[in-house]
RNA sequence: UCCUUAUCAAGAGCGAUGGAGGGUAUGGGCCCUAUGAAAUCCGGCAACCAGUAUUUAUACAAGGUGCUAAAUCCCACAGGACUUUGGUUCUGAAAGAUGAGGU
Numbered sequence: 001u002c003c004u005u006a007u008c009a010a011g012a013g014c015g016a017u018g019g020a021g022g023g024u025a026u027g028g029g030c031c032c033u034a035u036g037a038a039a040u041c042c043g044g045c046a047a048c049c050a051g052u053a054u055u056u057a058u059a060c061a062a063g064g065u066g067c068u069a070a071a072u073c074c075c076a077c078a079g080g081a082c083u084u085u086g087g088u089u090c091u092g093a094a095a096g097a098u099g100a101g102g103u
Stems, first nucleotide, its partner, number of pairs: 002102007013042001015041003021032003026076004043068003048064002051060004072095001077092006
């Protein structure tokens, strides 16, 4: 890099350093941010893998990851329902993120 598979509406700081951006990328929208963005550290959340205890599904959280505004912030493609024809809503796909396994 690619393939398979599971999950993605829950949860998580009034901290320190830092100083202007950020919400993955493209387009459109809508937001966050000097009442302090990114990043790093600390703290926290969660329970995918590993582990432990009971025993086959729970509990725990000291290991490996991950996460820590808003549904993966929303839309983009296909189909259904409704509609005042502006749109609204539901399902799925695609893309993406993370874990595990493989290559």